[in-house]
């Protein structure tokens, strides 16, 4: 300069995002979901059903404060 968890309030179907409050930490903790990797699964797609639903798959949703890669970069 930046702000983890935890808490309060919004949005979201979640995941999560934002803002406040707070500081684990971070010398790019700035920006980009490109690549690998996580996370979640309204929808659809399958199966099973006591036709209430339940379970399996799935990113097109999410994470740049998982790694990697790109694009900018201020003051000793």
């Nucleotide at each position: 300069g930046c702000a983890a968890a935890a808490c309060c309030g919004c949005c979201g179907a979640a995941a999560g995002g934002c803002g406040g409050u707070g500081a684990c930490g971070c010398a790019g903790a700035g920006c980009c979901a490109c690549g690998g990797g996580a996370c979640u699964a309204c929808g659809g797609c399958g199966a099973g059903u006591u036709c209430g639903c339940u379970c399996g798959c799935u990113a097109c949703g999410u994470c740049c404060g998982c790694c990697g890669g790109g694009c900018c970069g201020c003051c000793a």